RNA sequence: CAGCUUAAUUGCCACACCCGCCGAGAGGCGGGGCCGGAAAGCCAAAGGGUCUAGCUGAAAAGCCAGAUGGCCGGGUUGCCUCC
Numbered sequence: 001c002a003g004c005u006u007a008a009u010u011g012c013c014a015c016a017c018c019c020g021c022c023g024a025g026a027g028g029c030g031g032g033g034c035c036g037g038a039a040a041g042c043c044a045a046a047g048g049g050u051c052u053a054g055c056u057g058a059a060a061a062g063c064c065a066g067a068u069g070g071c072c073g074g075g076u077u078g079c080c081u082c083c
Base pairs, nucleotide, nucleotide: 012037013036017032018031019030020029021028022027035070041076042075043074047072048071049068050067051066052065054063055062056061
């Protein structure tokens, strides 16, 4: 993209991994990729978990600054629907 089927078959995002860039790092951004997702859209600011850095500590762990929304929870916005 086409066909079939169906009440209805439109579309969206993008795991790991690879390349480039940013960052001390966790990680983030862009391109490729496509494991999965019915909110895997948004929110890290009032809950928790995990991870990174520093400090303290014999250790367990604690404090503090970051990261993670595809860890859970919560808030919020959107889409579909014969019912």